Two RNAs folded together computationally: RNase P RNA and transfer RNA, 451 nucleotides in total.

RNA sequence: CAGACAGACUGGACGGUCGCUGUCGCAAGGCAGAGGAAAGUCCGGACUCCGCAGGGCAGUGUGCCGGAUAACGUCCGGGACCUGAGCGUUAAGGCUCAGGGACGGCCAGUGCCACAGAAAAUAAACCGCCCUCGCGCAAGCGAAGGUAAGGGUGAAAAGGUGCGGUAAGAGCGCACCGCUCCGGCGGUAACGACGGAGGCAGGGUAAACCCCACACGGAGCAAGACCAAAUAGGGGACGAGCCCGGCAGCAAUGCCGGCCCGCGCUGGCCCGGCGCGGUACAAGUUCCGGGUAGGUCGCUGGAGCGUCCGCAGCAAUGCGGCGCCAAGAGGAAUGACCGUCCUCGACAGAAUCCGGCUUACAGGUCUGUCUGCUGA
RNA sequence: GCGGGAUUGGCCGAGAGGCUUAGGCGCGUGUCUGUGGCACACGAUACAGGAGUUCAAUUCUCCUAUCCCGCCCCA
Repeated sequence: CAGACAGACUGGACGGUCGCUGUCGCAAGGCAGAGGAAAGUCCGGACUCCGCAGGGCAGUGUGCCGGAUAACGUCCGGGACCUGAGCGUUAAGGCUCAGGGACGGCCAGUGCCACAGAAAAUAAACCGCCCUCGCGCAAGCGAAGGUAAGGGUGAAAAGGUGCGGUAAGAGCGCACCGCUCCGGCGGUAACGACGGAGGCAGGGUAAACCCCACACGGAGCAAGACCAAAUAGGGGACGAGCCCGGCAGCAAUGCCGGCCCGCGCUGGCCCGGCGCGGUACAAGUUCCGGGUAGGUCGCUGGAGCGUCCGCAGCAAUGCGGCGCCAAGAGGAAUGACCGUCCUCGACAGAAUCCGGCUUACAGGUCUGUCUGCUGA
Repeated sequence: GCGGGAUUGGCCGAGAGGCUUAGGCGCGUGUCUGUGGCACACGAUACAGGAGUUCAAUUCUCCUAUCCCGCCCCA
């Protein structure tokens, strides 16, 4: 210098004329006016309402450790694991850098591992190797025994590398790794290194059923509050006590309590609780039909923003200072024309609001890593 | 804004972690026929896209694209 990857920021600008929405103003006029994703609706909340926001079961979600946050499945830091490159070892283990993730448990239990292969989980001998015997000139063939190092099959086959040993082999023995257990040390912890003992056991899979730990009342701005108007408080179906006691009353009957029964209480079931109702003009559920789809609020000052300063922290972030107020439409507001500049213009328009995640994106600027070329 | 469902040959439509994804209609070739149809035989064509889990994914999980259904108030 060029390219690739990852991340951050930006994502047309200036002036004039007419026009649109909000707000201030008597008026003339002044001020403000779509995004980093406004998108998908994947998470979490703020806020509003519901006379169980009680207990339990089922169900749903999260899942290494520590921290940040209002909270989260998000973010920051760390740990083990995996992948890539380089270094290192007789060989393996290992060390450094970069990247990654839905990373609790397979000795609680139950499943699944096709095809291939001898054999796939209380699992083994196809080829092969060794010893003995028989046949044979020999090559070789057969029988019995031993073997799991070598080869084959496979994603995975009785931990790995090296040395010794053996008839041939095998943790059979040894050294170094790996694994299990114990001990104290470092660390808030996940974990780490060290020392000792043990030859040590046949896997994988939980985005398989499941087990463990933690969390979960529900509905959502079409939430909800107020005002006005109109009609049909219409019609049909289903739908629970001939109980006991007390009081009032001449009686009919009414009221209260108990038991029993029906219904409702913002996802399902059970228990309990509360409310309404129990012979009817019946609580409630459901079907048909009718009226109105009007106006105001909620509606934007916030867990707010700032390429600013200070402190604490590795960081995410927190605290303090100073400064600022940046859209509130309601069939849905920023459009049209002219001139100049320029990186010649991508993805794309708020609808209660905020913190994240995911997806889309032309061009420009900056930072880091890697590769190539060139120079000192 | 809230909730639910779907995508498999040209069309319709089964399937369940294991290998050439069943069948029907249609299409092509052949046999039969004077010709066509019918019938018979054979054949071709597909898991919406991407990432992940797993030895293995149409199937399990997440994301993206497209399509469909339901949800107001009074009483």
Rfam match: Bacterial RNase P class A. It is annotated as a ribozyme.